Overview:
Predicted 3D model of a 170-nucleotide RNA (FMN riboswitch aptamer (RFN element)) from Paenibacillus anaericanus. It matches the Rfam family "FMN riboswitch aptamer (RFN element)". Rfam's curators write: The RFN element is a highly conserved domain that is found frequently in the 5'-untranslated regions of prokaryotic mRNAs that encode for flavin mononucleotide (FMN) biosynthesis and transport proteins. The model forms 100% of the base pairs in the Rfam consensus. The organism belongs to Paenibacillus, within Bacteria.
């Protein structure tokens, strides 16, 4: 340099204005956000080379400057493609504690591995876009409350994951 495993940090953003109403950040009208990871003819920084050109000179080289190529690097780049996850839940398996006269069920909690969970179209570049550029559209867990993407709770929880760290034997 490197697997396996192991730590330790980090890991979600939005109601502002007006109307009705007894009463709404919840209806209406208008404002506003957009999680990880892919993939992404994207744009833009930096370095290195390379082609032409400017300027230098008598003329060239070298160095320098401007433009383009190309190659590494660096930050970014779908809410809606394609996958994960957070809510709900089903199995299996270990377990704990209640219960029981034993078993059996029921129940928490760990592991697995399922299953549910939203929404894009037109036009325009151009070989190529459901990603760029314009347009004008859509979506968004559960419980509470006057009917929530934005408030209040489960949640100082969980979490896909992101960085750093340690790590035989090679």
């Nucleotide at each position: 340099g490197c697997a396996a495993u192991c730590c330790u940090u980090c890991g979600g953003g939005g109601a502002g204005g007006g109307g009705u109403g007894a009463g709404a950040u919840u209806c209406c009208c208008u404002a506003c956000c957009g999680a990880c990871g892919g993939u992404g003819a994207u744009g833009g920084c930096a370095u290195a080379u390379c082609u032409u050109g400017g300027a230098u000179u008598a003329a060239a080289c070298u160095a320098u400057c401007a433009a383009g190529g190309u190659a590494u690097g660096c930050a970014u780049g779908a809410g809606u493609c394609c996958g994960u996850g957070a809510c709900c839940u089903g199995u299996a398996u270990g377990u704990g504690g209640c219960u029981u006269u034993u078993c059996a069920u029921g129940u928490g909690c760990a592991u697995a591995u399922g299953g549910c969970u939203g929404a894009g179209c037109c036009g325009g570049u151009g070989u190529g876009a459901u990603u760029c550029c314009g347009g004008g559209a859509c979506c968004g867990a559960c419980a509470g409350u006057a009917u929530a993407g934005u408030c209040u709770g489960g949640a100082u929880g969980g979490g896909a994951g992101a960085a750093g760290g340690a790590g035989a034997a090679c």